[in-house]
Molecule: RNase P RNA; transfer RNA
Organism: Thermoanaerobaculia bacterium
This record gives sequence, structure tokens and C1' cells, in this order.
RNA sequence: GAAGUGAGUCGGAGGAUCGCCGUUCCGCUCUGCGGGAUGGAGGAAAGUCCGAACUCCAACGGGCAGCAGGCUGGAUAACCUCCAGGCGUGGCAACGCGACGGAAAGUGCCACAGAAAACAAACCGCCGAUCUGCAGCUUCGGCUGUGGAGGUAAGGGUGAAAAGGUGCGGUAAGAGCGCACCGCGUCCCGCGUGAGCGUGACGGCACGGAAAACCCCCUGCGGAGCAAGACCAAAUAGGGAAGCAGUGGAACCGCCCGUUUCCGUAGAAAGCUUCCGGGUAGGUUGCUCGACCGCUCGCGGCAACGCGAUCGGCAGAUGAAUGAUCCUCGCCCCUCGCGGGGGACAGAAUUCGGCUUACAGAUUCACUUCACAC
RNA sequence: GCGGGCGUAGCUCAGUCGGUAGAGCAUCAGCUUCCCAAGCUGAGGGUCGCGGGUUCGAUUCCCGUCGCCCGCUCCA
Repeated sequence: GAAGUGAGUCGGAGGAUCGCCGUUCCGCUCUGCGGGAUGGAGGAAAGUCCGAACUCCAACGGGCAGCAGGCUGGAUAACCUCCAGGCGUGGCAACGCGACGGAAAGUGCCACAGAAAACAAACCGCCGAUCUGCAGCUUCGGCUGUGGAGGUAAGGGUGAAAAGGUGCGGUAAGAGCGCACCGCGUCCCGCGUGAGCGUGACGGCACGGAAAACCCCCUGCGGAGCAAGACCAAAUAGGGAAGCAGUGGAACCGCCCGUUUCCGUAGAAAGCUUCCGGGUAGGUUGCUCGACCGCUCGCGGCAACGCGAUCGGCAGAUGAAUGAUCCUCGCCCCUCGCGGGGGACAGAAUUCGGCUUACAGAUUCACUUCACAC
Repeated sequence: GCGGGCGUAGCUCAGUCGGUAGAGCAUCAGCUUCCCAAGCUGAGGGUCGCGGGUUCGAUUCCCGUCGCCCGCUCCA
């Protein structure tokens, strides 16, 4: 210098004017008005994907079902988070990624192609040991050729995958058939808290893939969510209590008034009056300082993190404030210059810890590989 | 805040325990007709919302993400 890897930080600054929401103070002619002071979005406030706090409902405990998690050790209030490690995998490397229990409990699946796809199988090929048909030769023991039964899993071919791999021996040809190395399985020993790693012995291979197919094993989970919950409390309807007295029902009738008759009875229904409680609209609260966040330092730890000290920071709206305009400086782009343009993703909603996703640009540190110079 | 569903051709929809993506309407071409419509025959047209993963193989299974739609106060 080039190409990369990891961990971070920032996300314009200052000012003026006019407004908005909260808190607080002061004044006045006080159902209100005016003025002052002060605070007012983010690294993701987002998605609502996990874990909790908090609140209510349920609750004696357990099980089924369902859902979630799934290598080991640690951190943490907790976690599907974080840190460290193991194993696998990608990269020359720094380093990244991993849904990483079980396929020798069971059921099912592996299209097409191919002989055969999981109880292996025999299309081409190879063989002629064994049995046998035919032909030829014969020294009559057999030999040769060819076919059948058969042997074989080396080679070819199909496929994503062909039943351990490579080599040597061996054989009729072959084959873990035998041996060496590698892989796999079981066991012993050593190291490690552990996942595992290393070494040795034995086994001759038995165990293809897939559980992000059903399923099995282990672990965890009661349900709902600030639209939780608590308090105050209109109008209307409905509920309860007390009181009111002749009232209620039926018939005649299209309906009302009225009439007649029957039935029921002193309290049930309906009606009126008064009172009471629940509760809606609405208001108040929950509400924001809490397992809180950050800088620096000390101690413990590889680290995540923990403990301690100092200092600093933290909005609380509710049909929902946090805005608009202008000036100066700074950054980027175009331009010789004058000048012009741009500035991302996005906005709290009970509160925290994480994850994931979006993001113009600026910037710091550490590390890797290559090239060059000294 | 809590929860549920959908996304496949221009339009409306099928396709699910993974194995060639389909139908109707529409479009285009041909036949028929003097011409058009209707009818008959044929053809074209698909990032299966997007990005990853599992698998030999994904519309289908899993994860993330985007968009759209719907339900949820209390009392009776």
C1' cells in the first nucleotide's frame, strides 16, 4: 500500500422568532387570565419473536392433551439471551455459521432411472471349483469346446444415495476370505468439572438417508394482560326495598271512553312516588426512579458478569405534545469560481432484559493474508 | 396492547401427510359467417409475496421478513 476479519462509537452544532405537552412558582379584576423557571424520542422508540416485573382470575396435589426448548460448563431476576469451551462445517488465515438428543422402540417415506432402494439384488460382464446335457479327442484315467443349473459382487451402466474405503495377498472368478493403514462399533486406561480428547485391546462391519415425517426420551410451562387492576361517578334502561288503594285480568268493541259479568285476592304481577346498590359514558389513579442506564477508578473472574467508590442522566401524553420558519458554522456532491443541491432508517404509549429487522454517511481500536521498502 | 387468517396465470380460485403446477373467464391464432357475436379447435402466459434453511428434490416442511384482511371494553 492492497484485500479482508472482528469489536465498537457517532447519527450534525449554536442561535433567534412563533407555537405544543408536563412539572413548578408568582401576580391579578380568580369557573379564568397573564407572566417566569424547568423537562420534553431512538439506536433501533419498529416487528411484537422470547424472558421477566407488576396486576387480576383460578388454585390441594398429580396426570392427559397442547406448546416450547434440546452438546457441555458458567453468567443472569429470568430467557429461544450472553460468555467460555467441545464437536461438525466454510475460509490460506484473522474468523464465520450450526434447529448439535434418539433412525440397533415402533409405523411410514426414498419419485424418475435402474437388475436391485433396505429382509438387498443379478441387466451387461467375470468364472467354469461343484452337478449335469450334447459334440469332439482319448493312452479309457480323463481332456477340450459349448449349453443348463450354479458361483460372484472386482469392473460397466442407473441414480442424490448401490450395503465400509485404499493397497497387498488370496481365488476358478471373486469376496473382510486373510493382513496393513484409515473409518466404524464395544471395552480398559490416562487427561478434563463436563461435552469430549488421546492411547491400547477386541470385533470383521453387524448400524444407507431423512425425526425442519409421525413418533420416542429428557426438561419447562395454570390463564389473561395497563383495553391488567383500583377509586369517584351523569342520563337512559334494568335490579332491590319501602309506601300509595280498591286494584289487576277477561268479555262486549276496529280503537278510546263507558258498561256488564266472571275470576283472583290483601300480596304476587303491573302502575305511581321515594330511597338504595351494581354499573356505562366521563374523570382520577396505576404512571414512571427502576433487578435502571452511562463515564472513570479499585477488586474478583479467560470472559459474560459481579462487588465497591465518585460523578452524571432518566419524557409521561391519552382522538394522544415533542413542531415550523430563518441565520451562522460544520460534513458530502456538482462547479475554475460565483453559486446550487443533499443529509439515511425512522417517532415513545405500564416498565425492564434480550433477539430480529431497517439505516445516508462519518469514525476508533485490534487482528489476518499478500506485495514493496528498510 | 392481545389474538386469528390470507398471499398461486391479467381476474376468480383449485392443488397439503414433499416427486411434471392446474381449472374457468380473459388474450392470441385457426375454422365457421358476406361481416360481427355465439360455437368448435389449438396456442401462449407462472420469481407459487420476498429472502434463507432442511432435503437428492420445496407451492407443500422450518425460520426470518413484507403486504392485506378480521376479531377482542363492561352490563344484560